The RNA shown here (transfer RNA) has 71 nucleotides and comes from an Anaerolineae bacterium.
It matches the Rfam family "tRNA". Rfam classes the family as a transfer RNA.
The coordinates come from a structure-prediction model, not an experiment, and the mean pLDDT is 81.
The same sequence occurs in records of 2 taxa.
RNA sequence: UGGGGGUUCGUCUAGCGGUAGGACAGCGGACUCUGGAUCCGUAAGCCGAGGUUCGAAUCCUCGACCCCCAG
Numbered sequence: 001u002g003g004g005g006g007u008u009c010g011u012c013u014a015g016c017g018g019u020a021g022g023a024c025a026g027c028g029g030a031c032u033c034u035g036g037a038u039c040c041g042u043a044a045g046c047c048g049a050g051g052u053u054c055g056a057a058u059c060c061u062c063g064a065c066c067c068c069c070a071g
């Protein structure tokens, strides 16, 4: 320098244009003599800025960071 991939709750991970889900962790409760386990409930997120669209995590452009390949 060129090409490719990745970025989503605190962590890990789904989501092929139409409600943003799950697990673990956290918090509240049930149970228990207490704790753990178990069960129920609950908060929390789309890397940034534009564009397209009735509607964007998803498509397009630019940028940021990380990884890989080539020279």
Stems, first nucleotide, its partner, number of pairs: 001070007010024004018054001026042005047063005